[in-house]
RNA sequence: CACCCCUUGCAGGGUUGGGUGAAAGUCCCGACCGGCGGUCACAGCCCGCGAACCCCGUCACCCAGGUGCCGGGGCCGAUCCGGUGGAAUUCCGGAGCCGACGGUCACAGUCCGGAUGGGAGCAAGGACAG
Repeated sequence: CACCCCUUGCAGGGUUGGGUGAAAGUCCCGACCGGCGGUCACAGCCCGCGAACCCCGUCACCCAGGUGCCGGGGCCGAUCCGGUGGAAUUCCGGAGCCGACGGUCACAGUCCGGAUGGGAGCAAGGACAG
């Protein structure tokens, strides 16, 4: 000091203000936000991952159809131009775009809920071969 394994901890931000209305943080104007790893140089929109959602299987529980764990599969949004540079869809300038499900006196990236959950992964420690 490697892969794998074990333990512990950590691991998501955001509607100031105005309009309409009986009612809107949900509509309209405007405002604000950006998980994780990678990438020759810093990324919401380049590549990939995670969450949510859907399906299948094993097992467990309640008992005839559900619930949950685990495993597998599916689905999964959005960017261009100019500049600098050896190198940047990542920096600088400009103009754009995107954002699960359920709920709601009214349509939600920002409110409430599942969630005191899960989690990509990060850090520390341990064990093991050589």